[in-house]
Context: one part of a larger RNA
RNA sequence: GAACGAACGCUGGCGGCGCGUAUUAAGCAUGCAAGUCGAACGGGAACCCGGCCGCAAGGCUGGGGGAGAGUGGCGAACGGGUGAGUAACACGUAGGUGAUCUAUCCCCGGGUGGGGUAUAGCCCAUGGAAACAUGGGGUAAUACCGCAUGAGGUCCUGGAGCUAAAAGCUUCUGGAUGAAAGGCGCAAUUGUGUUGCCUGGGGAUGAGCCUGCGGCUCAUUAGCUAGUUGGCGGGGUAAUGGCCCACCAAGGCGACGAUGGGUAGCCGGCCUGAGAGGGUGUACGGCCACACUGGGACUGAGACACGGCCCAGACUCCUACGGGAGGCAGCAGCUAAGAAUCUUCCGCAAUGGGGGAAACCCUGACGGAGCGACGCCGCGUGGACGAAGAAGGCCGCAAGGUUGUAAAGUCCUUUUCUCGACGAAGAAUAACGUCCGGAGUGGAACGCCGGGCGGAUGACGUUAGUCGAGGAAUAAGCCCCGGCCAAUUACGUGCCAGCAGCCGCGGUAACACGUAUGGGGCGAGCGUUGUUC
Numbered sequence: 001g002a003a004c005g006a007a008c009g010c011u012g013g014c015g016g017c018g019c020g021u022a023u024u025a026a027g028c029a030u031g032c033a034a035g036u037c038g039a040a041c042g043g044g045a046a047c048c049c050g051g052c053c054g055c056a057a058g059g060c061u062g063g064g065g066g067a068g069a070g071u072g073g074c075g076a077a078c079g080g081g082u083g084a085g086u087a088a089c090a091c092g093u094a095g096g097u098g099a100u101c102u103a104u105c106c107c108c109g110g111g112u113g114g115g116g117u118a119u120a121g122c123c124c125a126u127g128g129a130a131a132c133a134u135g136g137g138g139u140a141a142u143a144c145c146g147c148a149u150g151a152g153g154u155c156c157u158g159g160a161g162c163u164a165a166a167a168g169c170u171u172c173u174g175g176a177u178g179a180a181a182g183g184c185g186c187a188a189u190u191g192u193g194u195u196g197c198c199u200g201g202g203g204a205u206g207a208g209c210c211u212g213c214g215g216c217u218c219a220u221u222a223g224c225u226a227g228u229u230g231g232c233g234g235g236g237u238a239a240u241g242g243c244c245c246a247c248c249a250a251g252g253c254g255a256c257g258a259u260g261g262g263u264a265g266c267c268g269g270c271c272u273g274a275g276a277g278g279g280u281g282u283a284c285g286g287c288c289a290c291a292c293u294g295g296g297a298c299u300g301a302g303a304c305a306c307g308g309c310c311c312a313g314a315c316u317c318c319u320a321c322g323g324g325a326g327g328c329a330g331c332a333g334c335u336a337a338g339a340a341u342c343u344u345c346c347g348c349a350a351u352g353g354g355g356g357a358a359a360c361c362c363u364g365a366c367g368g369a370g371c372g373a374c375g376c377c378g379c380g381u382g383g384a385c386g387a388a389g390a391a392g393g394c395c396g397c398a399a400g401g402u403u404g405u406a407a408a409g410u411c412c413u414u415u416u417c418u419c420g421a422c423g424a425a426g427a428a429u430a431a432c433g434u435c436c437g438g439a440g441u442g443g444a445a446c447g448c449c450g451g452g453c454g455g456a457u458g459a460c461g462u463u464a465g466u467c468g469a470g471g472a473a474u475a476a477g478c479c480c481c482g483g484c485c486a487a488u489u490a491c492g493u494g495c496c497a498g499c500a501g502c503c504g505c506g507g508u509a510a511c512a513c514g515u516a517u518g519g520g521g522c523g524a525g526c527g528u529u530g531u532u533c
Base pairs, nucleotide, nucleotide: 001533002532003531004530006529007528008527009526010525013379014378015377016376017375018374019372020371021337026335027334028333030332031331032330035074036073037072040071041070047064048063049062050061051060052059053058081290082289083288091214092213093212094211095210096209097208100207101206105203106202107201108200109199110198111197112196113147115145116144122137123136124135125134126133127132153177154176155175156174158172159171160170161169162168182195183194184193185192186191216262217261218260223253224252225251228250229249230248231247233245234244235243265287266286267285268284269280270279271278272277292313293312294311295310296309315326316325317324318323343369345368346367347366351365352363353362354361355360382412383411384410385409392403393402394401395400417470418469419468420467421466422465426460432454433453434452435451436450437449438448477522478521479520480519481518482503483502484501489516490515491514492513498505499504
């Protein structure tokens, strides 16, 4: 000099864009943060309308209506948070997988036949303070289970070709094995459209595993190792592998730093620097790891699963003392800690995500607003004229000098401000309607594909901006002035009080302390402290 997720002191007008618990991965009140589908299914409360009986209350019943709950499907493995752990194939980079998987999506092929049995909900009953649980009866499905058929799938047997030793690819013979579900529309006698379901092949996307190389510190850590290193056989996995197991062999690593200790998430980047290098990993993006602590599996295409389950532990809460409930490192917010870090805000209008045929619902992702000069950038706090120069202040014995065109005064402007009025863009289109064209099938219709037109919706928001009115009106401080280093005089003080980054100032004339005048620097900031180069 530059930089900062900064803090502290003094001061503080506005806007735009960013950033904001670096400490205790400490503990958390409250609300919200993951649902959705009635076009998978059985049913169905409130409420409304009607019929019959009844004096009425009401009862029985038909229709509409669809809440809440339940079965089932998809999602909940994404998105969001944090950096504890991790010195490791965790990350980066370059590769391998002839050792693998991949729901939804896209393309291509084939199929969707015919049966059965339960169980929630519901009804009845029981136990319990609660959480919840149990028994009996009975019901539906795209829930569950057989049967049929079945290929270029899988397995076995035999053969041929290609390749890279193979578990890879192509192909032939024989055998075995393995599926399915419907819903909604249109038409009306057979059907047809769409969506779904099953089974293959390919793609896309995502993921698993393996390998070369690379990036901390301590040798005041020198030896480490028994599933240890390898083999054979097996188990297990989507898959290789000592991943696991039995047996066999005795290996494997290490001064090119093993092992152990300490520290640390890694990277794109960021800061500094002419560069080389040094430092760093906040925000944003990629990867990893974690979700009170430790362990475990279940479901599933995918988890060993933040707002799922089980066990153990610590802690907190409820209890009728028998037993139960919980996990903010999601968004806000609270306590504690700390020098220190925000609103218990608005909205799904946009972008994106989940579900749904869609309408739509959900979304503390996100879009916005709020608070904080925490940072960067921009603007303003007025402009012109105005005396050989008011007053006051300071200096000087005085003359005079200086503050200083500075003020006052005159003329002007209105960025900003206050009041009022107007007022974009962010909205693309969706459902649906209508028109045109097209493909194929069909007896046709709905539907399908492409295009045109019409067609709701704005949290921000009293937005941005524009216009009008008013009036210089609403707006300047901080640090420094001995040298380094730009800018001095006077008084007070008297090695005191104090200053100080270094050198050093202060003991009676202090340009160095304190105050004032003047001056210098920067400016809505200015200084100090801390840290990095």